Molecule: small-subunit ribosomal RNA
Organism: Pseudomonadota bacterium
RNA sequence: AUGGAGAGUUUGAUCGUGGCUCAGGAUGAACGCUAGCGGCGCGCUUAAUGCAUGCAAGUCGCGCGAUGAGUCUCUUCGGAGGCAUCAGCGGCAGACGGGUGAGUAACACGUAGGUGACCCACCCCCAAGUCGGGGAUAACGUGUGGAAACACGCGCUAAUACCGGAUGGACUCAACCGGUCGCAGGGUUGAGGAAAGCUACGGUGCUUGGGGAGGGGCCUGCGGCCCAUCAGCUCGUUGGUAGGGUAACGGCCUACCAAGGCGAAGACGGGUAGGGGGUGUGAGAGCACGGCCCCCCACAAUGGGACUGAGAGACGGCCCAUACUCCUACGGGAGGCAGCAGCAGGGAAUAUUGCACAAUGGACGGAAGUCUGAUGCAGCGACGCCGCGUGAGUGAUGAAGGCCUUCGGGUUGUAAAACUCUUUUCGGGGGGAAGAGGGAGGACGGUACCCUCGGAAUAAGCGUCGGCUAACUACGUGCCAGCAGCCGCGGUAAUACGUAGGACGCGAGCGUUAUCCGGAUUUACUGGGCGUAAAGCGUCUGUAGGCGGUCUUGUAAGUUGGACGUGAAAGCUCCGGGCUUAACCCGGAGAGGCCGUUCAAUACUGCGAGACUUGAGGGCGUGAGAGGGGAGCGGAAUUCCCGGUGUAGCGGUAAAAUGCGCAGAUAUCGGGAGGAACACCAGUGGCGCAGGCGGCUCCCUGGUACGUACCUGACGCUGAGAGACGAAAGCUAGGGGAGCAAACAGGAUUAGAGACCCUGGUAGUCCUAGCCCUAAACGCUGGAUGCUAGGUGCGUGGGCGAACAGCCUGCGUGCCGCAGCUAACGCGGUAAGCAUCCCGCCUGAGGACUACGGCCGCAAGGUUAAAACUCAAACGAAUUGACGGGGCCCCGCACAAGCAGCGGAGCGUGUGGUUUAAUUCGAUGCUACACGAAGAACCUUACCUGGGUUUGACAUGGGGGUGGUAGGGAAGCGAAAGCGGACCGACCCGUAAGGGAGCCCUCACAGGUGCUGCAUGGCUGUCGUCAGCUCGUGCCGUGAGGUGUCGGGUUAAGUCCCGUAACGAGCGCAACCCCUGCCCUUAGUUACAAGUGUCUAAGGGGACUGCCGGCGGGAAGCCGGAGGAAGGUGGGGAUGACGUCAAGUCAGCAUGGCCCUUAUGUCCAGGGCUACACACACGCUACAAUGGGGGGUACAAAGGGCAGCGCAGCCGUGAGGCGGAGCGAAUCCCAGCAAAGCCCUCCGUAGUACGGAUAGCAGGCUGCAACCCGCCUGCUUGAAGCUGGAGUUGCUAGUAACCGCGCGUCAGCCAUAGUGCGGUGAAUACGUUCCCGGGGCUUGUACACACCGCCCGUCACGUCAUGGGAGUCGGUAACGCCUGAAGCCGGUAGCCUAACGCGCAAGCGGGGGCGCCGUCGAAGGCGGGGCCGGCGACUGGGACGAAGUCGUAACAAGGUAGCGGUACCGGAAGGUGCGGCUGGAUCACCUCCUUU
Repeated sequence: AUGGAGAGUUUGAUCGUGGCUCAGGAUGAACGCUAGCGGCGCGCUUAAUGCAUGCAAGUCGCGCGAUGAGUCUCUUCGGAGGCAUCAGCGGCAGACGGGUGAGUAACACGUAGGUGACCCACCCCCAAGUCGGGGAUAACGUGUGGAAACACGCGCUAAUACCGGAUGGACUCAACCGGUCGCAGGGUUGAGGAAAGCUACGGUGCUUGGGGAGGGGCCUGCGGCCCAUCAGCUCGUUGGUAGGGUAACGGCCUACCAAGGCGAAGACGGGUAGGGGGUGUGAGAGCACGGCCCCCCACAAUGGGACUGAGAGACGGCCCAUACUCCUACGGGAGGCAGCAGCAGGGAAUAUUGCACAAUGGACGGAAGUCUGAUGCAGCGACGCCGCGUGAGUGAUGAAGGCCUUCGGGUUGUAAAACUCUUUUCGGGGGGAAGAGGGAGGACGGUACCCUCGGAAUAAGCGUCGGCUAACUACGUGCCAGCAGCCGCGGUAAUACGUAGGACGCGAGCGUUAUCCGGAUUUACUGGGCGUAAAGCGUCUGUAGGCGGUCUUGUAAGUUGGACGUGAAAGCUCCGGGCUUAACCCGGAGAGGCCGUUCAAUACUGCGAGACUUGAGGGCGUGAGAGGGGAGCGGAAUUCCCGGUGUAGCGGUAAAAUGCGCAGAUAUCGGGAGGAACACCAGUGGCGCAGGCGGCUCCCUGGUACGUACCUGACGCUGAGAGACGAAAGCUAGGGGAGCAAACAGGAUUAGAGACCCUGGUAGUCCUAGCCCUAAACGCUGGAUGCUAGGUGCGUGGGCGAACAGCCUGCGUGCCGCAGCUAACGCGGUAAGCAUCCCGCCUGAGGACUACGGCCGCAAGGUUAAAACUCAAACGAAUUGACGGGGCCCCGCACAAGCAGCGGAGCGUGUGGUUUAAUUCGAUGCUACACGAAGAACCUUACCUGGGUUUGACAUGGGGGUGGUAGGGAAGCGAAAGCGGACCGACCCGUAAGGGAGCCCUCACAGGUGCUGCAUGGCUGUCGUCAGCUCGUGCCGUGAGGUGUCGGGUUAAGUCCCGUAACGAGCGCAACCCCUGCCCUUAGUUACAAGUGUCUAAGGGGACUGCCGGCGGGAAGCCGGAGGAAGGUGGGGAUGACGUCAAGUCAGCAUGGCCCUUAUGUCCAGGGCUACACACACGCUACAAUGGGGGGUACAAAGGGCAGCGCAGCCGUGAGGCGGAGCGAAUCCCAGCAAAGCCCUCCGUAGUACGGAUAGCAGGCUGCAACCCGCCUGCUUGAAGCUGGAGUUGCUAGUAACCGCGCGUCAGCCAUAGUGCGGUGAAUACGUUCCCGGGGCUUGUACACACCGCCCGUCACGUCAUGGGAGUCGGUAACGCCUGAAGCCGGUAGCCUAACGCGCAAGCGGGGGCGCCGUCGAAGGCGGGGCCGGCGACUGGGACGAAGUCGUAACAAGGUAGCGGUACCGGAAGGUGCGGCUGGAUCACCUCCUUU
């Protein structure tokens, strides 16, 4: 010393930047739900809107006159006095107290000072005085006017009211002396100037002066809001002189004179606002605020004014004007709650028309006392803070009920009940304060408090439960209803909506809303940044300002320390104390930036003085250079013109066309004209501040480097404003114009093509003069200085050196790199490192390089530069993927090469579509479509129509029943199901009672091909038999992540080898398994004539780059060869990594949830799944002669078979029939087995002797049944079709193609399908450019739902805010002119006038008043402008809005690289020209670097 926490949200993920949001505290609050008590506080934040009614400031008879009902005392009985009293004269107080915050940005406030420029009633102290006179006037009386308010005339009267006179200095004024910084104080002289009485005689007043206390006026330093889109303001303005005015200084006011004064350190203007003590928050620094309380200010319906007074420009006084309200007899009057209550209104919202002067305080009074809505109390309000209670203990069967449940249980929950106890609170009864120093006196108040009785009795809610954030389940709902502070929830299993149960949090409260601080280091003083995130001015010169080298000295302004003063009280902190505690209150102490006075210190800064040379500048010497300006000259090339030669084309493109050319082009030669630009040299070369600068020569001229150390002696750095320069485009005027070329025209391209390409072509590009002033004006990096490893190029100086070596040292310009920095990328002596100084700039994205305003410009436009509104992000770097009309490498029947097809025809099958009562359902690019279907006539069957049935066609359990029971079952009805029941008629155990099974009834339940494959399991497809996918440890990186897995070779392969911060490992690859090819062994039935071993089926061998040669790195491996049946995985199969597609399947099965329950279950008949104008897919058969037909003839393999295969033989043209041998099968049968083949023969190019669709008739077979809707046979019929457009499929060898055979399903079969088997048996592969798919590395990315991505602009519609706008309405502060109230001041010729002067008097005078005049003057009127705002036809853009239109601009080389400035053009994004940038991919080259 007591003090500092973070989280959510941008991404697939990461780090950073950055905004938004949350958790905390607070409040004069309000709203919602709820509510037992007490204490202490607080309570119109809005309409400074308007107010009914009552009250809020009076008092004094000890100043005075008057009054007199009543009463008392005295009395000389006339009366006097006391008490008392209404109004008046007079005095004091109404300037305090109380309210409010409108105005005010100001000496208003705060703080510290000044006043030699001032005032003060009441109070205190001191000194002196208080003498002697005068004239009035209210009240009152009387009269008059008026509705009233009130007014007027006449008459009387008193005073502490008023007025002369006297006296008077320490008073005032003037002059002088002296004094002071200066009119302090002091002295002298002169002039002026006071008073009031009352008295119970104690006193108390009065006057003058001095002092005190306290209060005030004025002045000054410093301090505290926003806007510069307010930059210039000012005429009483600044000063002076004189005067006026004031308590007092002053331009406060007036006249005159001078021309000043203020301002970037923000004048003037606009907006907002009472200031402070303090309050809230915060670690603090700060930020925000100024309610209650205290101090100051301002205001009192609005504006103005003075009067009185010690004090006012006066809240409850006056006058005037205005607005409003009220009364009225219409003539005229009255009023001012921002006092306390209260009312209306406004508002989300804020209280009683209470009690008392008992206390505290105030006014008056000598006092008693009166007055006091100040105050003390009470009332209302959970508005806040604090305290208390709603009970305490025991209590498990863990009751009931509720909720959940995997049905076991869990939870509510010791919670309740029950038992025992207590009584704060509550109710009844009793007592009863302090608050008052002495006697009486208490609104609060019969209150606080105390005693006693009664009885757990009277007392719990609110919010939340997806993450942040503590607390979870069920049901309902179904992108609906709703929630939401941010992120976000809800589209049928929602911990996010609603309800319930439970839980969490707080508790007489709990939430919500609003506002402030915090978190936010998100304005960064403490404590931030600017290469790419927002942010360095395009560049330079330089003003103000800021900052500034070395030494000495002075000073002491800054700075530091001490002392003193101040910093009101309250508040805050600490200590102590009082209410039972606390809140609250009391006492003491402390703190309080800053400010003032004074003393001291002198390191640093400042200031003054002196000196220095290293910073800076200069001199001298030397050097390089596209530095700038002007003039002249030169050659090449393009174009044009003339001429020659020459002929049919040229030109242009991806290809073309427009265009040019027989009137002679292009090409070529010669000559000429003109303009613009300067090839090679040329280079990350040079110069310049930047823009920028390039042929050669001359003239003029700027900068700079090196060397020297001669001169000056800090002369420096930066630089707000300011000034100058400033590419290209553009503008004005005049020239010039070869080429190029916006616009424009034409030709192409295209869906279109306002573009890209082509042919033309005008401004412009060039010059002169003048504007413009922008840019990706970029190193996206302001300037200056110092410091901090190295290495290596280039340009140009200097030194050493013999050197065209080398070394050293400057300046400039590149690259690499250490430390360090950085979010990373990267920077790294040319810093983005370490430091100092100065300037500029940033603060979420969009709106917006915008609007308005200002300034500049001829214009185009530039510059400065917002807000509303919208969003929960926008953004940087890097990572992993994916993608690219990016690159490299490599695979695959991927292309190419080749063979056969498909696409055309007919038919079969599937699908779409359509149709239908139904055409059940699913599958839908590859990866659905001869797929689920390896068999739909009934069945299947899930669909439709109709008919039945309801514990059900089927399972289990509970209860009950049944003994001619279960079961079978004739007639009859019916399409069947079913109904119906004659009749027949059982089983097991058994202790013989019964039980089981069965059946019937009933209750639970069954059942569902009903839904959800996007709730699932399982299985499957696909990428893909592709070579990949990962892990452990280590290492690298802040991290995502990387490394390993990369590189060089190699392979079919992440296969292997080598290299290597990696080393290993796993899932994949390969191998292990099966079939097959060769050999061997064993066995041999049913094979074969033997015996054998073709064969069958069991085991084994064989092949491993093992051997040789070459290549390669002495590797892996590759190439060739030998041997071998087989050679480099021999062929085939099985085998499918991490994962992807919410891929497919709830209809195969299983399964959560939902739905149906006399139906969505179940049974039956019939129908449908077979429909048919079409479209597609998979096939079959063909179109013929390599064929078709006829005849003959040869050779398989693999299978199947008992409800089966079925021989021979016979019948039939045939399908088939009869028949039944044999065979549960190496034996028999299907099956005399094949077909293509081979031999002989016919056909002769024809829609045919091809082709067989379609159709007729006649048959056969299966089956309950072939009508819808089967297959087969015979005869007859003979359709389309003559090789198939665009396009598209399969296949690399025993493969394709062709040929037949078998099997499964199956009664039969729509099988041409599927799956096997053998027979015959090719062609081709140069190669990897291209298409498709895939693997690896790399690159770009604005993609990550990942290119079927993202995304831009117009148009259309809706909503919202906003700019312009003919205007229109309002506000505000001034200005000019007019009018001009009250009133102060000034004047005054009219009128009035007691006190004083003169006068005997009349009267006159002095003075005063009224009236009138004048200055000023509020308000009003008129006028033109300024500023601000509302509305506004129409209009401009903007933002936002699940599925609108047009295109495709951008992100990949985004398909024309993009972007930016400018100009032109275009529906739109945009296009093009000019000069610029890289924040462009790719390839090549150059340079530099790294390694060797």